[in-house]
RNA sequence: CAGAGGCGCGGGCUUGAUGAGUCCUGCGAGAGAAGGGUGCCGAACCCGAUGCCGCCCGUUUCAGACGGCGUACUCCCGCAGAAAAGGCAAGACCGCCGAAGCAGAACUGCCGCGGCAGGCAGUGAUGCUGGGCGCGCACUGAAUAAGUGCGUGACUGUCACAGAGCGCAAAAAACGCUUUGUGGAGUGCUG
Numbered sequence: 001c002a003g004a005g006g007c008g009c010g011g012g013c014u015u016g017a018u019g020a021g022u023c024c025u026g027c028g029a030g031a032g033a034a035g036g037g038u039g040c041c042g043a044a045c046c047c048g049a050u051g052c053c054g055c056c057c058g059u060u061u062c063a064g065a066c067g068g069c070g071u072a073c074u075c076c077c078g079c080a081g082a083a084a085a086g087g088c089a090a091g092a093c094c095g096c097c098g099a100a101g102c103a104g105a106a107c108u109g110c111c112g113c114g115g116c117a118g119g120c121a122g123u124g125a126u127g128c129u130g131g132g133c134g135c136g137c138a139c140u141g142a143a144u145a146a147g148u149g150c151g152u153g154a155c156u157g158u159c160a161c162a163g164a165g166c167g168c169a170a171a172a173a174a175c176g177c178u179u180u181g182u183g184g185a186g187u188g189c190u191g
Base pairs, nucleotide, nucleotide: 001191002190003189006097008096009095010094011093013091014090015089016088024081025080026079027078028077030075031074032073035047036046037045039116040115041114042113051069052068053067054066056064058062100129101128102127103126106123107122108121109120110119111118130156131155133153134152135151136150137149138148139147140146158184159183160182161181162180163179164178165177166176167175
């Protein structure tokens, strides 16, 4: 510098299913409710509660009963409407064989302001993993999908060592191929 491993790795695009008749919006009725707007605390602001209106009597103001209006936020039920993202599958394409993935911590940005916590995305350094698959446990997730981590099981590719067979060859060494067993790791292997 160029290659090999194979249900090989990754990326965005298109389509589809799931997500879900869920979140949410409007209307109706009911229950709770003095607080609510982020998981917590605080500040600021906003929406509420405290009420407002009408009528009758008394009356300078004002107050009571009655009627009407309004009432944040939460939950349940009914009717109408009704998503999205992550993740998944397929297709063609693109980049590839530390492909790529993971990891505690660090830094940057976002989640209304400040702090704490958490989540998402990115960054380089460091460490681990040859690869795909099955099973078990845990976490994430709407999920029995999928992903990640740990453990385990054979499979597969590669190299090393050893045994056997074949070729070179008439015999041996070396070399090459096939096969069996054991072991190692990609900072590897082949040219």
This is a predicted structure of a 191-nucleotide RNA (Lysine riboswitch aptamer) from a sheep gut metagenome. It matches the Rfam family "Lysine riboswitch aptamer". About the family: Riboswitches are metabolite binding domains within certain messenger RNAs that serve as precision sensors for their corresponding targets. Allosteric rearrangement of mRNA structure is mediated by ligand binding, and this results in modulation of gene expression. This family includes riboswitches that sense lysine in a number of genes involved in lysine metabolism, including lysC. Its mean pLDDT, the model's own confidence on a scale to 100, is 76.